[in-house]
RNA sequence: GGCCCCAUGGUCAAGCGGUCAAGACACCGCCCUCUCACGGCGGUAACAGGGGUUCGAAUCCCCUUGGGGUCA
Repeated sequence: GGCCCCAUGGUCAAGCGGUCAAGACACCGCCCUCUCACGGCGGUAACAGGGGUUCGAAUCCCCUUGGGGUCA
């Protein structure tokens, strides 16, 4: 340098064009308990960045950034 793959809350992770972007762990509040733990209920928090296509994009296309693989 060429080609391929990946990037979603603090962490892991679903979603493959359509209504509030699931779930688990963590965190916060309440309940329970003599207290803690366990358990129950609720809450906060995310689509790597930019542009394009579309009525509508996390999803499709292009560029960039970062990571990984492979060839030279």